RNA sequence: CGGGGGGUGGCGCAGUCCGGUAGCGCGCUGCGUUCGGGACGCAGAGGCCAGGGGUUCGAAUCCCCUUCCCCCGA
Repeated sequence: CGGGGGGUGGCGCAGUCCGGUAGCGCGCUGCGUUCGGGACGCAGAGGCCAGGGGUUCGAAUCCCCUUCCCCCGA
C1' cells in the first nucleotide's frame, strides 16, 4: 500500500442479507425460598449500536468519509 472480517448494556454474542423506534446468556439490584448462603423462581435497572455526514416518512441495518482491532497478500 491492496483485499477481507470485526467495533451493539459491566463481560461474551445475536440482530444487518430482506430498513419499521434492540434481544439472549452471564453479571448487577430487589423480592420469594433457606437458620444463613448457594442453587432455583419472580420482578427490575442498565446500551440509541466506534465517530461524522448522506439517502429515507423511518437507519444498528443502505451509501460516503474517518478511527481502532484481527487475518491474508505485497
Predicted 3D model of a 74-nucleotide RNA (transfer RNA) from a Phycisphaerae bacterium. Its Rfam family is "tRNA". It is annotated as a transfer RNA. From the family's description: Transfer RNA (tRNA) molecules are approximately 80 nucleotides in length.